Predicted 3D model of a 521-nucleotide part of an RNA (small-subunit ribosomal RNA, 5' domain) from an uncultured bacterium.
Context: one part of a larger RNA
RNA sequence: GACGAACGCUGGCGGCGUGCCUAACACAUGCAAGUCGAACGGAAAUGAUUUGAACGAAUACUUCGGAAUGAAUUUGAUUUAUCUUAGUGGCGGACGGGUGAGUAACGCGUGAGUAACCUGCCUUCCAGAGGGGGAUAACAUUCUGAAAUGACUGCUAAUACCGCAUGACAUAUCGGAAUCGCAUGAUUUUGAGAUCAAAGAAUUUAUCGCUUGAAGAUGGACUCGCGUCCGAUUAGUUAGUUGGUGAGGUAACGGCUCACCAAGACCGCGAUCGGUAGCCGGACUGAGAGGUUGAACGGCCACAUUGGGACUGAGACACGGCCCAGACUCCUACGGGAGGCAGCAGUGGGGGAUAUUGCGCAAUGGGGGCAACCCUGACGCAGCAACGCCGCGUGAAGGAUGAAGGUUUUCGGAUUGUAAACUUCUUUUAUUAAGGACGAAACUUGACGGUACUUAAUGAAUAAGCUCCGGCUAACUACGUGCCAGCAGCCGCGGUAAUACGUAGGGAGCAAGCGUUGUCC
Numbered sequence: 001g002a003c004g005a006a007c008g009c010u011g012g013c014g015g016c017g018u019g020c021c022u023a024a025c026a027c028a029u030g031c032a033a034g035u036c037g038a039a040c041g042g043a044a045a046u047g048a049u050u051u052g053a054a055c056g057a058a059u060a061c062u063u064c065g066g067a068a069u070g071a072a073u074u075u076g077a078u079u080u081a082u083c084u085u086a087g088u089g090g091c092g093g094a095c096g097g098g099u100g101a102g103u104a105a106c107g108c109g110u111g112a113g114u115a116a117c118c119u120g121c122c123u124u125c126c127a128g129a130g131g132g133g134g135a136u137a138a139c140a141u142u143c144u145g146a147a148a149u150g151a152c153u154g155c156u157a158a159u160a161c162c163g164c165a166u167g168a169c170a171u172a173u174c175g176g177a178a179u180c181g182c183a184u185g186a187u188u189u190u191g192a193g194a195u196c197a198a199a200g201a202a203u204u205u206a207u208c209g210c211u212u213g214a215a216g217a218u219g220g221a222c223u224c225g226c227g228u229c230c231g232a233u234u235a236g237u238u239a240g241u242u243g244g245u246g247a248g249g250u251a252a253c254g255g256c257u258c259a260c261c262a263a264g265a266c267c268g269c270g271a272u273c274g275g276u277a278g279c280c281g282g283a284c285u286g287a288g289a290g291g292u293u294g295a296a297c298g299g300c301c302a303c304a305u306u307g308g309g310a311c312u313g314a315g316a317c318a319c320g321g322c323c324c325a326g327a328c329u330c331c332u333a334c335g336g337g338a339g340g341c342a343g344c345a346g347u348g349g350g351g352g353a354u355a356u357u358g359c360g361c362a363a364u365g366g367g368g369g370c371a372a373c374c375c376u377g378a379c380g381c382a383g384c385a386a387c388g389c390c391g392c393g394u395g396a397a398g399g400a401u402g403a404a405g406g407u408u409u410u411c412g413g414a415u416u417g418u419a420a421a422c423u424u425c426u427u428u429u430a431u432u433a434a435g436g437a438c439g440a441a442a443c444u445u446g447a448c449g450g451u452a453c454u455u456a457a458u459g460a461a462u463a464a465g466c467u468c469c470g471g472c473u474a475a476c477u478a479c480g481u482g483c484c485a486g487c488a489g490c491c492g493c494g495g496u497a498a499u500a501c502g503u504a505g506g507g508a509g510c511a512a513g514c515g516u517u518g519u520c521c
Stems, first nucleotide, its partner, number of pairs: 001520003005517005012392006018385002020350001025348003029345003034091003039088002042085002045082004050077005058069002061066001098303003107228008117220002122216004127211002130164001132162002139154002142151002170195002173192008200208002229275003236266003241263008278300004282293004305326005328339004356382001358381003364378001365376004395425004405416004430458006439448001465510005470491003476505005486493002
């Protein structure tokens, strides 16, 4: 000098930041990923239309027995409109958010390579969308179970699923030619024969979708050179191990996997083993070289109760998906089930120590949707904490009888000290009142927020402490104590006049802080 700090004393305000470094310990509760009815069939509700039934005010007729018309009400069916949505289907849950356990590694950084690769949505371009089929959830019935859930039968739709047709600049195979290169080869062109596609919706008119292909962009995958902590009181290590042939597998190369063959491969330029650790841009310090560090912000990686596994998908071996095993917690009718905060708040625990179970989607961004809009603990804000940095204030000018009081004294005085009182001012801040935003682009739409800010009024009014004073090191006296009590970073101080202990007066230094402790330079 620095800090994600802690502790002691003290504490007025504002702005901007930061805030579990320990138990990757366990978690009550709420929220954190949904959306689309313009893909689909149902179901419920509401209104209208047509129509059946029940009841029937009232009207006129009457032979007083009745028959006719029939408002309102209730209920069933049909058509239609609006709206909601459990289910099928699509897209998104691989992003965003958290943590640093593991990892000494192509993990990261940097520079190259892929003649060995993939890429949903997006952009550009070429071409196309013909004609069929069978199911299934929802629903209904029955059954089972305490529950979670499950089973049989029957019905139904689609942008769900499956054949057929068409088809190349696509893919695979076999040939020919040209150009080029970096070993395998690459690109272009040409011939043959083979294999594959599709889906509609809504409104009337735009549009949004669907399928094959070629490019781009974006995102990823793999390979390599170099760099990347400590220990030799770790010297040898290795059997899919090192290489080959063949096969399988992958988006792709490869012992990635397998069969066979060979016996290799690494190592004193430190293998292997052990310990420690996420890496970087950066941060701190330093004149620099360097040393230390990796909180916050940004990039990459890894992980999601522990271990293993795959499924779906353009993308995962998937934090708020699935399956299995383990530990733990909970429910149970004992047969069986449910769960995963290293998301945001919050709780217990651990600890020297670290915040609210807040407001809002108004902005920025993300997902879905033609859109309206919905969702978003990302984010924007507010709350708490002097935890940090920065800024402001706690008055200003005048004022000598050098007041009183305190301290000291050689008793004359000295000092506190222009300090106070007092006089004249000011109003940052504070309080009260009035007005009142920008952030919104666009008719609507602002959580923050009646906030910031502006104006007026009141009145010095609301606001100073902490450490030190022997030397290092700025700042000295008195009393108490008497090697005691105590101080102390080092030297050291204290045993009767202690500038070093304690108190007081005075002084010095910093200041809403000041000291102490810890760590790094």
Record summary: Its Rfam family is "Bacterial small subunit ribosomal RNA".